[in-house]
Context: one part of a larger RNA
RNA sequence: CGCAUACGGUGGAUGCCUAGGCAGCCAGAGGCGAUGAAAGACGUUGUAGCCUGCGAUAAGGCUCGGUGAGGUGGCAAACAACCUACGACCCGGGCAUCUCUGAAUGGGGAAACCCACCCAGCACAAGCUGGGUAUCCCACCCUGAAUCCAUAGGGGUCGGGAAGCGAACCGGGGGAACUGAAACAUCUAAGUACCCCGAGGAAAAGAAAUCAACCGAGAUUCCCUGAGUAGCGGCGAGCGAACGGGGACUAGCCCUUAAGUCAAUGCACGGUUAGGUGAACGGCCUGGAAAGGCCGGCCAUAGUGGGUGAUAGCCCCGUAACCGAAAACCCGCAUUGGUGAAAUCGAGUAGGUCGGGGCACGUGAAACCUUGACUGAAGACGGGGGGACCAUCCUCCAAGGCUAAAUACUCCUGGCUGACCGAUAGUGAACCAGUACCGUGAGGGAAAGGCGAAAAGAACCCCGGCGAGGGGAGUGAAAUAGAUCCUGAAACCGUAUGCGU
Numbered sequence: 001c002g003c004a005u006a007c008g009g010u011g012g013a014u015g016c017c018u019a020g021g022c023a024g025c026c027a028g029a030g031g032c033g034a035u036g037a038a039a040g041a042c043g044u045u046g047u048a049g050c051c052u053g054c055g056a057u058a059a060g061g062c063u064c065g066g067u068g069a070g071g072u073g074g075c076a077a078a079c080a081a082c083c084u085a086c087g088a089c090c091c092g093g094g095c096a097u098c099u100c101u102g103a104a105u106g107g108g109g110a111a112a113c114c115c116a117c118c119c120a121g122c123a124c125a126a127g128c129u130g131g132g133u134a135u136c137c138c139a140c141c142c143u144g145a146a147u148c149c150a151u152a153g154g155g156g157u158c159g160g161g162a163a164g165c166g167a168a169c170c171g172g173g174g175g176a177a178c179u180g181a182a183a184c185a186u187c188u189a190a191g192u193a194c195c196c197c198g199a200g201g202a203a204a205a206g207a208a209a210u211c212a213a214c215c216g217a218g219a220u221u222c223c224c225u226g227a228g229u230a231g232c233g234g235c236g237a238g239c240g241a242a243c244g245g246g247g248a249c250u251a252g253c254c255c256u257u258a259a260g261u262c263a264a265u266g267c268a269c270g271g272u273u274a275g276g277u278g279a280a281c282g283g284c285c286u287g288g289a290a291a292g293g294c295c296g297g298c299c300a301u302a303g304u305g306g307g308u309g310a311u312a313g314c315c316c317c318g319u320a321a322c323c324g325a326a327a328a329c330c331c332g333c334a335u336u337g338g339u340g341a342a343a344u345c346g347a348g349u350a351g352g353u354c355g356g357g358g359c360a361c362g363u364g365a366a367a368c369c370u371u372g373a374c375u376g377a378a379g380a381c382g383g384g385g386g387g388a389c390c391a392u393c394c395u396c397c398a399a400g401g402c403u404a405a406a407u408a409c410u411c412c413u414g415g416c417u418g419a420c421c422g423a424u425a426g427u428g429a430a431c432c433a434g435u436a437c438c439g440u441g442a443g444g445g446a447a448a449g450g451c452g453a454a455a456a457g458a459a460c461c462c463c464g465g466c467g468a469g470g471g472g473a474g475u476g477a478a479a480u481a482g483a484u485c486c487u488g489a490a491a492c493c494g495u496a497u498g499c500g501u
Base pairs, nucleotide, nucleotide: 001500002499003498004497005496006495007494008493009492015486016450017449020421021420022418023417024416025415026414027413028412029410030409031165032164039101040100041099042055043054044053046079049075050074051073061095062094063093064092065091066090070083071082072081106115107114108113116133117132118131119130120129121128122127135162136161137160138159139157140156141155142154143153169200170198171197172196173195174194180187184234210217211216221248222247223246224245225244231239232238252402253401254400255346260339261338262337263336264335265334266333267332270330271329272328273327275323276322277321281296282295283294284293285292297314298313299303305317306316307315351375352374353373354372355371356370357369358368361387382397383396384395385394386393437444438443457485460472461471462470463469
């Protein structure tokens, strides 16, 4: 040094577990904000730190309910000082307080800071307390030039409104490239990503100048089908309908003031925000422990689930079923007021020409819709459409407006579910994580769970540096469960023995 066996060290795989995730279903909610939001800074406990809560009334105040014996949040024990049947703590409704920053709004500013003015009250004074002072739009009022009236401009309002934030969904305005075409330019990707504006709980669309085909249908939206069809297409790659049929849901109206919607008030039912009642078990055995085994019972509109020293219908919390609100809110109906709301039946419109865009449709035979430029009617005895165009026929009435439901989405709340994960998985994050750390910055972004049923967390003794660590003793079912703590694989490192070299 190798091999083998035994026993260890190291290491943290595996098994088991779950406090956290993931995906859904059913309901709810779909907004918050100048009455100052979202997000923060700084404070705040008898308290040094962090988390949570709260705001100088600061782990809280007042009040109304619920509950009923302990309580003064967590890490985190002890001590101190207190509260509590005159009902504390805790749970729910309402009210109050709510520093400073932040749309941030008196002015400024390198956010959480600096500096003001006006009014009122108090005060001898320094000053204190309270209220106000941004911008824009609308309404009204005052004032008021060149310039007579006026207008522009200036000012005021204890008049109203806006702003900022928010996950997706929605409408609109802009709008790529990689890529595909096995290169690439039309084309595709795609009206996607992305930027901007706006709105709602949905949005948008919507009551035929629509389709159809000589039969007829009867607003819109969504799903299935029609159909990868008809078509479009360097007829390449690819793109890709409609009619019709079957379903979901249905609702129609106004321009002489409707449906709907919003607010206030009144009324009735139900619901939400705390809760309450709630059946039925004992013995013996094993064991540290019984819920296990054996024996004998019981309940069940309750044998979903969780806990309890192993696996419990009958031990605990619950579960089925039933009951419950002083207060606030939601839902329904009625009344009133707003909104709808433009105006008065649709003219610089329809149509045309040129240039674009949208339609599955790339200019094509290209209708239809839209419009930047130039033109430009008719007036129901009229006009549009039926895929160039014309005639016949059919059908509809543009150039004003409103409109639930079926549809889309989930930042968020509750309940339930899973041939979803189980700590290298599942969210990046089961743990004080968008943290530590990295970066000037935009931004990037971890690792890290488990003693035990219960701390019973090892008194006391010994070695040692008043150590670290260990040996006894003790606890415990177990301490090779001792806090680097369940299990404890492998690599790797030892000790002992045997054999080999």